[in-house]
């Protein structure tokens, strides 16, 4: 100090989230030790039990028990009982002091409660100082005793007794009151003879009381509150000022600087955080306040309205003999309850402090300690050094190795800690130690007793394997998981912290995300619709005074602790101690006088007034005008009019529309007219008149800061709407009808009511917009225009307005730019994520409609602004293509062939599905192929490698079987090497296990290959330049081209992949060579060259590129045709061509065999063949190709057969042989018909291939002779040797369902020279809320489920307030009784809670 998250990417705005620190914490996993702190935040909920406040015999009476001595009696040396004396003194009581401290809690309280500052009209036990005194008396009473009531608590009566208890008298230094004469007023003694008490007065210290300025929460959806209320006088009252109380008088007091009301809350020193300013907080420690079951009250006392006192009321709990009584842990422990959650019913008064006492001492849950709790902070340890066959094991692996890892083992060493033993401080000394035999020290033992948690996709340090398969689960945000998950679970490894580590909750920070420091408002949230104006805020220039603000100095205070700095003490640290400054605040005094304020006097630059001539749709009222629409009347006139994309409803023969004339009525004012003018805004438009507001300019004089802004407030405020009364031509919500449409409650058409108009009164809102508040000042230019002025009369200058372009500057960008969104000043308004919502409730206004003010729950991680690249558009411009148009021939209808879907089946194996699947993989399924089905077999396997053993391999015969296979028999002994046995290569058989095998899955894990856009002209890069950036420029623009082809221009200059060219074929010529053929040239074959380049001419064009035309030429503008396919798109196709990761199978999903199937058949689709005929069919005759193939082959000729073909057989390893083209041409016939067209289908007879033609081949002959007479909507190909038409060949192949595919030649057209439209593509531009990119995005209802919040007949429990009712105790407040008197007592009233 920042980071993640909106987008395809970018910048901005904005929210959400994270990293840090902290905690009185809790939860999960884990846990060795010590020190120092801390420990009911919830129920101020209820409490069993014990303790927490007593003490004094030196104030008093009384005197139990113990001990000692003596005596007496019973008797066992001694014991028991009694008496006396001495010592001693319990329980209980009177009296004094204390109990108002200490300890706890935070309910209440928004207040003089607290903090801080200043003050006074006061009180003060114990303590200190000073002055004075302490004399002489009296009567009671508790206890005790006796009697007695009651269960108890607690009493009652009688007798008796003491005091430092109580009472009056004396004295009066003093004190109090006073009418200044006077009046009133005290005491307590004890005693050890030292003193200590007591009384009065004065002073002090400390404590308490009261008053006061200032300070610190939210809420205006709380705006008015207050009758003792504000003040005065008198009286009362208090320790004391005071409406503190009462009577009378006055009518005040508080409040927008927030009264009153509501909500919440003890306050502070401090604590946490933060750079700070701030924000949050108020545990422990310390100061203050308040409270003591709830509410009220007083008593005693120096002090209380009293935590461990009293009385009353209430609730609760307990005891009871039912008549009555007792109690208050928010003291220390502890219990229950509540809760996520918070400890021992411990030790000691040894220390510190407190109460009492003369003291010893007693008491002290204050305190000092220990215990429990990783709750926090701090410290220590769990070993150290060496140790590589880098062990075993684990995990990973490309199977080589890597890693865990010097880690372990092992060797050596150490002992903090631990265990045992011994010693042993200081706290405390004259003496006393709970803690505690503790801290600490020494010795011995032995690596011994001691490591986990979280994380590993990014933020954020750290990765692999397996499992799982949108499941299980994770997640702080973004987000992971749908079969290769670095994100789930486990393991290994790694990272991080470490006796802890994570999670949750909360606070600050980051967040400049409420912005004083330190933000904004044209479009992101945000300028009020406009003006006037109150309070308030701010305010021109000069002089003097003052000293409130301001500044400085001094001083007082700002408790201690804490914090900062420096030292010191516990072995260090935490912790503790000491010292210094700080403590930003407040008060007092002094000083300064610039600025602000105030006062006074003066100024004219702001502001206002005055004079003048002009401009204007400024406002209000009245009058007038013409054009047009509509209606009415009359006339002319006849069949339509009107309306629309096309129509219809509608009007019209009862005379419309059209034309002419006349009349009526209402509303609005063409041209002028404009970026113009006026107005505060809304808004304002024919002409004239009347009244009237404001602004600008020029000029003189006057006033003398009179100004600016403006919360509340007031006025105005388009349209629509409302009320009352008029008016109504046109237009026209609603409504009606006609169309459109799937529907059409719309758009279009025909009608048409409110309304629009006028007067008066309401409403008060708009995209009321310049989406830009008002005022003032300053800051380059250029160019229009309106009004005024000046002169030098001009492209002149100046003032005021209104537009455009633009510098600096600003802005996220767009843009703004003297009319600022620039630079400054003042004031007001408004904003703080999106939705919910400008909504609900409440208030105010309104006749209503509604307006205004204005939330929350809940949901989301975005919502949004500007700009960028694409894509898209039933947006635009330009260009191109058999894209359309112009043509030719078809498809779609028929039959057949073939493929696909569907259906069927044991199986009909699989793949391919818009273009880009469907005569496609398959360029050829009878078996094989074959992957499918049925049946029968095999299991290291049909195939590969390795090992062991045996054997040559191999061939033949035979039995069973459908065959695979199984059994039997026979023949056979090889090659290389070795002296020989042997060894080796290859092959066969058997065995063993590693493994083989899979056309099983995943083309969405892949390679390779392919299709498509598209042979479309595009796709990019380097450097430079522009932009905050994505990105742009280049590649745009003007021409041109088939082309991003070329030229020109140009912040670009170059380059790459594409285009073109290079390659092949073909067309012309030359040269060379040549088998076959040929008499030869030529042709032909195949090698090398030539040729074409807009080279030449004319015209056009920018002297360009290029285009048009021409010449020459075999060929002319890429000659023609191929091959060649940029960056990329479609998770396009293919795991079944091949290869391959992963998964899966292993007596089977592998392998072998026989048979079947892939050929099925109500149907649908694609691609083709043949036809429907005369441009034809049939018969006969006859002419002309090219390119291929051939030895398991092509096959001549001859013979046989009607023929397929057979027999025989020449030639050919091919320019030599096979080897004949057909359409065409000639002649004849058929004559418009289901035919001499067409040939499907079927019957019979055959041929050929092949183990085998049944399922399921082709061909031949005879016979049969179906549909079909040119094909609906729709749709395909083709621009020249092309379409169309005619044959020929090849691959695959035993044969063949080939009409397919790929080639070859023969004959050989028509049309277009265009780009409106359809389709596809390219470039530029524009809009966009799309980017999975229009097959996009997205709105509302409904259905189902979930979440949140309501309504609901009512029901239950509780809280608070208000009103009313009742009125305990207490009280010298009053009255009566009472008494010698009474503050005793009794009764009544009053007061209040």
């Nucleotide at each position: 100090a920042g980071a993640g998250u909106u987008u395809g990417a970018u910048c901005c705005u904005a929210g959400c989230u994270c990293a840090g620190a902290g905690u009185g914490a809790a939860c999960g996993c884990u846990a060795g030790c010590g020190g120092u702190g801390c420990g009911c935040c919830u129920a101020a909920c209820a409490c069993a039990u014990g303790c927490a406040a007593g003490u004094c015999g030196a104030g008093c009476g009384a005197g139990a028990a113990c001990u000692u001595u003596u005596c007496u009696a019973g008797c066992u040396u001694g014991c028991u009982a009694g008496a006396a004396a001495a010592c001693a003194g319990a329980a209980a009581g009177c009296g004094g002091c204390g109990a108002a401290c200490g300890g706890g809690u935070g309910a209440g309280u928004a207040a003089c409660a607290c903090g801080u500052u200043g003050g006074a009209a006061u009180c003060u036990g114990c303590c200190c100082c000073c002055a004075a005194g302490u004399c002489a008396g009296g009567g009671a009473u508790a206890g005790c005793c006796a009697u007695u009531g009651g269960a108890a608590a607690c009493g009652a009566u009688g007798a008796u007794u003491a005091a430092u208890a109580c009472c009056g008298g004396a004295u009066g230094u003093g004190c109090u009151c006073u009418a200044c004469g006077g009046a009133g007023u005290a005491a307590a003694a004890a005693u050890u003879u030292a003193u200590u008490g007591c009384u009065u007065g004065g002073g002090g210290a400390g404590g308490a009381u009261c008053c006061u300025g200032c300070g610190g929460u939210c809420u205006a959806u709380c705006a008015g509150c207050u009758a003792g209320u504000u003040g005065g006088u008198a009286a009362g009252g208090u320790a004391a000022a005071a409406g503190c109380u009462u009577a009378c008088c006055a009518a005040g007091g508080c409040a927008a600087u927030g009264a009153c009301g509501g909500a919440u809350a003890u306050c502070u020193g401090g604590u946490c955080u933060g750079a700070g300013a701030g924000g949050a907080u108020g545990a422990u420690c310390a100061g203050a306040c308040a409270c003591a079951a709830u509410g009220g009250a007083a008593c005693u006392g120096a002090g209380a309205c009293a935590c461990g006192g009293u009385c009353c009321a209430u609730a609760c709990u307990c005891c009871u003999a039912c008549g009555g009584g007792a109690g208050g842990c928010a003291g220390c422990a502890g219990u229950g309850a509540g809760g996520a959650a918070u400890c021992u019913u411990c030790c000691a008064c040894a220390a510190u402090g407190g109460a009492c006492g003369a003291a010893a001492g007693u008491c002290u849950g204050a305190u000092g300690g220990a215990g429990c709790g990783a709750c926090a902070c701090c410290g220590c340890g769990u070993g150290a050094a060496g140790g590589a066959u880098g062990a075993c094991g684990g995990c990973c692996u490309a199977a080589c190795g890597g890693u865990u890892g010097u880690a372990a083992a092992c060797u050596u060493c150490u002992u903090u800690u631990c265990u045992g033993a011994a010693g042993g401080a200081g706290c405390a000394u004259a003496a006393u130690g709970a803690g505690a035999g503790u801290a600490c020290u020494u010795c011995a033992g032995g690596a011994a007793u001691a490591a986990g948690g979280g994380a590993c996709g990014g933020c954020u340090a750290a990765u692999u394997a397996c499992g799982u398969g949108c499941c299980a689960g994770c997640a702080g945000c973004c987000g992971c998981g749908g079969u290769a998950a670095u994100a789930c679970g486990u393991a290994a490894g790694u990272c991080u912290c470490g006796a802890g580590c994570g999670u949750u909750a909360c606070c600050c920070g980051g967040a400049a995300u409420c912005a004083u420091u330190g933000g904004g408002u044209g479009u992101a949230a945000a300028g009020g619709g406009u003006u006037c104006g109150u309070a308030g805020g701010c305010g021109g220039a000069a002089u003097g005074a003052u000293a409130a603000g301001u500044u400085g100095a001094a001083u007082a205070u700002u408790a201690a602790a804490g914090g900062c700095u420096g030292a010191g003490g516990c072995u260090c640290a935490a912790c503790c101690u000491c010292a210094u400054g700080c403590a930003u605040g407040u008060g007092u005094u002094c000083a300064a006088a610039a600025c602000u304020g105030u006062c006074a006097u003066a100024c004219u630059a702001g502001a206002a007034u005055u004079a003048g001539g002009g401009a204007g749709a400024g406002g209000u009222a009245a009058g007038c005008g013409g054009a047009a629409u509509u209606c009415u009347g009359u006339g002319u006139g006849u069949a339509g009019g009107g309306g629309u994309g096309c129509a219809a409803u509608c009007c019209g023969u009862a005379g419309a529309u059209a034309c002419a004339c006349a009349g009526a009525g209402g509303a609005a004012c063409a041209c002028c007219a404009a970026a113009a003018g006026c107005g505060a805004a809304g808004g304002c438009a024919g002409c004239u008149u009347a009244c009237u507001g404001g602004a600008a300019c020029u000029a003189u004089a006057u006033u003398g800061a009179c100004g600016c802004u403006g919360a509340g407030g007031a006025a105005c405020g388009a349209a629509a709407g409302c009320g009352u009364g008029g008016g109504u031509a046109g237009c026209g919500a609603a409504a009606a009808g006609g169309a459109u449409u799937a529907g059409a409650u719309a758009c279009c058409c025909u009608u048409g009511u409110a309304g629009u108009c006028c007067a008066c009164g309401c409403c008060c809102u708009a995209a009321a917009c310049g989406a830009u508040g008002a005022u003032a000042a300053c800051u380059a230019a250029g160019u229009g225009u309106u009004g005024g002025g000046a002169c030098u009369u001009g492209a002149u200058c100046u003032c005021a307005g209104u537009g455009c372009u633009g510098a600096a500057g600003c802005u996220a960008a767009c843009g703004c730019g003297a009319u600022a969104a620039g630079u400054u000043a003042u004031c007001c308004a408004c904003c703080u994520g999106a939705g919910g919502a400008g909504u609900a409730c409440g208030g105010u206004c309104g006749c209503a409609a509604g307006a205004u003010u204005a939330a929350a729950a809940c949901u989301c991680a975005a919502a949004g602004g500007a700009a960028u690249a694409g894509a898209c558009g039933g947006g635009g411009a330009c260009c191109c293509a058999c894209a359309c148009a112009a043509g030719c021939a078809g498809u779609g209808g028929a039959u057949c062939a073939c493929g696909u879907g569907g259906u069927u089946u044991a199986a009909u194996u699989c793949g391919a599905c818009a273009a880009u699947a469907a005569a496609c993989g398959g360029g050829g399924a009878a078996c094989c192929u074959u992957a499918c089905c049925c049946a029968g077999a095999c299991u290291u396997g049909a195939c590969a490698u390795c090992c062991u053993a045996g054997g040559a391999a191999u061939u033949c015969u035979u039995u069973a079987g459908a065959g695979a296979u199984a059994g039997a028999g026979a023949a056979g002994u090889g090659c290389u090497u070795u002296u020989a046995u042997u060894a080796g290569a290859g092959c066969c058989u058997a065995g063993u296990g590693a493994c083989a095998g899979g056309u099983g899955c995943u083309g969405c894990a892949u390679g390779g290959u392919u299709g498509u856009c598209g042979u479309c002209a595009g796709c990019u890069c380097g450097u430079g330049c522009c932009u905050u950036g994505a990105g742009g420029u280049g590649u745009u623009c003007g021409g041109u081209u088939a082309a991003g082809u070329c030229c020109g221009u140009u912040a670009a200059c170059g380059a790459g992949c594409g285009c073109a060219a290079c390659c092949c074929a073909u067309g012309u010529c030359u040269u060379u060579a040549g088998u076959u053929a040929u008499u030869a040239u030529g042709u032909c074959u195949a090698a090398a060259g030539a040729g074409a380049c807009u080279g030449c001419c004319u015209u056009g064009g920018u002297u360009a590129a290029c285009a048009a035309g021409g010449a020459g030429g075999a060929a002319g503008g890429u000659g023609u045709g191929g091959a060649u396919g940029a960056c990329g798109u479609c998770a396009a196709a293919u795991c079944a061509g091949c290869a391959u990761g992963g998964c899966u199978u292993u007596u089977a999903c592998g392998u072998c065999u026989g048979g079947g199937g892939c050929u099925a058949c109500a149907c649908a689709c694609a691609u083709g063949a043949u036809a429907c005929a005369a441009u034809g069919g049939u018969a006969c005759g006859u002419a002309c190709a090219a390119a291929g193939g051939g030895u398991u082959g092509c096959c001549a000729a001859g013979c046989a057969g009607u023929g397929a073909u057979g027999c025989u057989g020449a030639g050919c390893u091919a320019a030599u042989c096979c080897u004949u083209a057909a359409a065409g041409c000639g002649u004849a016939u058929c004559u418009a018909a289901g035919u001499c067209c067409g040939g499907a289908u079927u019957g019979g007879a055959g041929u050929c291939u092949g183990c085998a033609a049944c399922u399921c081949g082709a061909c031949u002959c005879c016979a049969u002779g179906a549909a079909g007479u040119u094909g609906g909507a729709a749709u395909u190909g083709c621009u020249a040797g092309u379409a169309a038409u005619c044959g020929u060949g090849a691959a695959u192949c035993a044969g063949a369902u080939a009409u397919g595919u790929c080639a070859c030649g023969g004959u050989g057209a028509a049309u277009g020279u265009g780009u409106u439209c359809c389709u596809a593509g390219g470039u530029c531009u524009u809009g966009u809320a799309c980017u999975c990119a229009c097959c996009g995005c997205c709105c509302g209802u409904c259905a189902u489920g979930g979440c949140a919040u309501g309504g609901g007949a009512g029901a239950u429990a509780g809280u608070a307030a208000u009103a009313c009712u009742g009125g305990a105790a207490g009280c010298u407040c009053c009255c009566u009784c009472g008494u010698a008197a009474a503050u005793a007592g009794a009764g009544g009233g009053g007061u209040c809670c």
The prediction has a mean pLDDT of 82. This is a predicted structure of a 1393-nucleotide RNA (small-subunit ribosomal RNA) from a metagenome. The sequence is in RNAcentral, with records from SILVA. Its Rfam family is "Bacterial small subunit ribosomal RNA".